[in-house]
Context: one part of a larger RNA
């Protein structure tokens, strides 16, 4: 000097209180654990592993098993040599780049022989391959404390030295933010701002977007408008600037007015030095060990989807502020030519036929849904609740048995609100409603986004939990 302390003081954070809605109890998705199992590939383990890596495991993916094949090897490069390139056909295998035969015979330059280039195959070599092992050898790239306010360094100054000071004190602040004082003066990585969206206004620009005014029309549909509205650019605007009040005249705080906003105006990117030998050698890179007819390569089939149990995230419920059924309204952010498809026909549906349009502010996807107006059901394990099972179909796809997702008709479990304990959240937010997107041929209850409806509480800091700054103790470093 630091760590700790069931010492002290002061502060802060959905940290606890006051609110609200879940988990925890069932179904079921999904993940891990643990069994099993020829494999059920690895990898991650309090917070900060467990809907994590995987933004999608029927094949491929794949790394495992089981068989079967291959050895300079699946990929690039040079390569003597051959042969255009390929197509077709028969045979073989579970299959694969196995075999056989038939057919083909490019460009250019030349009469031609023959030269050269393209593209195939390729012996010998030169080079290989490893999802093996070690993250406690490493780089990169992250997670966490923590968007916490902290962490240093020049000179000087004190100290035999380790070090101290400065950074402590008063006050303030979201903040080491800023004033003020002070043996300290000054910087420098943080903090703030500069950056993006958003939330008022102007100017400019009017198409594919809009329609106030005048005409048309079934429809802004057309002629016309450029105002409005939305779209984009680019500027204004918030500074505690103005007024009291309080403060040390400060820095600031608290009230006010004007304003679309008011004291960081919301949210978003941004993550000091370091901790945790944190996490990844299976993204990639890369030392060191270990493999080389195998830990390397294809390939078929299986596994990764098992199933007496335990947890962990989610989902749908247990109803009447509800179910059902009829009518009707209002959105945003997206994608779309290997695509999105409308109208229209079929078909109870999923969908299938057919295909306008759109490389899109123009077509389309696309119906928003919760709502709201009506009608029913009357508290029942029911017209609650959907799981399980039957059967009978759709669509992707070379193929849905292991093992896809819908759809339609019948089955109708558990479950009547959930034990100890536990978790999110303070404003357009919880809670609830729908929609879009990546990944993708097909497969979301997950994930990233959009948007409609739209609360309830905060007395306050004793307590729990985690930080901060000062102090004190200490047999710890």
């Nucleotide at each position: 000097u630091g760590a700790c302390g069931g010492g002290g003081a002061c502060c802060c954070g959905c940290a606890c209180a006051a609110g609200c809605g879940g988990u925890g109890g069932a179904g079921c998705a999904u993940g891990u654990g643990g069994u099993u199992u020829a494999a059920u590939u690895c990898g991650a383990c309090g917070c900060a592993a467990c809907g994590c890596g995987a933004a999608g495991a029927a094949c491929c993916u794949u790394a495992c098993c089981u068989g079967a094949a291959c050895u300079a090897g699946a990929a690039u490069g040079c390569g003597a040599g051959g042969g255009a390139a390929g197509a077709u056909u028969g045979g073989g295998u579970a299959a694969u780049u196995c075999c056989a035969a038939u057919c083909g015979u490019c460009u250019g330059g030349g009469c031609a022989a023959c030269c050269a280039g393209a593209c195939c195959c390729g012996a010998a070599g030169c080079a290989a391959g490893g999802u093996g092992c070690u993250g406690c050898a490493u780089g990169g790239c992250u997670g966490u404390c923590g968007u916490c306010a902290g962490c240093u360094c020049g000179u000087g100054u004190c100290g035999u030295g380790a070090g101290a000071u400065g950074u402590u004190g008063g006050g303030u602040u979201a903040a080491g933010u800023c004033c003020c004082g002070c043996a300290a003066c000054g910087a420098g990585c943080g903090c703030a701002a500069c950056c993006c969206c958003u939330a008022u206004c102007a100017a400019c620009a009017g198409u594919u977007g809009c329609c106030a005014u005048c005409a048309u029309u079934a429809a802004g549909u057309u002629g016309g408008g450029a105002a409005c509205u939305c779209u984009g650019u680019u500027g204004a605007g918030a500074c505690c600037g103005c007024c009291g009040u309080u403060g040390a005249u400060a820095a600031a705080a608290c009230g006010g007015a004007g304003g679309a906003a008011g004291g960081u105006g919301g949210g978003g990117a941004u993550g000091a030095u370091g901790u945790c030998a944190g996490g990844u050698c299976a993204u990639c890179a890369u030392g060191g060990c270990c493999u080389u007819u195998a830990u390397g390569u294809u390939c078929a089939g299986g596994g990764c989807u098992a199933c007496a149990c335990a947890c962990g995230u989610g989902c749908u419920a247990c109803a009447a502020u509800g179910g059902a059924c009829g009518g009707u309204a209002c959105a945003a952010a997206g994608c779309g030519u290997c695509g999105c498809a409308a109208u229209c026909u079929c078909g109870u549906a999923a969908g299938a036929g057919g295909g306008a349009g759109c490389c899109a502010a123009u077509c389309g996807c696309a119906a928003a849904a919760a709502g709201c107006c009506g009608u029913u059901c009357u508290c029942a394990g029911u017209u609650c609740g959907g799981a399980u099972u039957g059967a009978a179909g759709u669509c992707u796809g070379c193929a849905a048995c292991u093992c896809g997702a819908c759809u339609u008709c019948a089955u109708g479990a558990a479950g009547c609100u959930g034990g100890a304990a536990u978790c999110g959240c303070u404003a357009g937010u919880a809670a609830u409603c729908g929609c879009g997107g990546a990944u993708c041929a097909g497969a979301a209850c997950g994930c990233c986004g959009c948007g409609g409806u739209g609360a309830a509480u905060a007395c306050g800091u004793u307590c729990c939990c985690g930080g901060g700054u000062c102090u004190u103790g200490u047999a710890c470093a």
Small-subunit ribosomal RNA, 3' major domain from an uncultured Acidobacteriota bacterium, 477 nucleotides, folded computationally. Model confidence (mean pLDDT): 82 of 100.